About this RNA
The RNA shown here (transfer RNA) has 71 nucleotides and comes from a Pseudomonadota bacterium. It matches the Rfam family "tRNA". By type it is a transfer RNA. Its family is annotated with triplet codon-amino acid adaptor activity in the Gene Ontology.
RNA sequence: ACCCUUGUAGUUUAACGGAAAAACACAGCCCUGCGGAGGCUGAGAUCCAGGUUCGAUUCCUGGCAAGGGUG
Numbered sequence: 001a002c003c004c005u006u007g008u009a010g011u012u013u014a015a016c017g018g019a020a021a022a023a024c025a026c027a028g029c030c031c032u033g034c035g036g037a038g039g040c041u042g043a044g045a046u047c048c049a050g051g052u053u054c055g056a057u058u059c060c061u062g063g064c065a066a067g068g069g070u071g
Stems, first nucleotide, its partner, number of pairs: 001070007010024004018054001026042005047063005
């Protein structure tokens, strides 16, 4: 320099183009002799900018970041 893959919650992963789900973690409450165990509830995210579309996490382009390959 060129090519490929990936980018979603604090972490690890989901999501036919119909508007984002779960686990762990976190906060509150309950339970308990006390609990870090158990139960209930809650908050929390689509890397950035454009484009296509009635509608984009999803498709297209560019950028950024991480990983890999060729030389």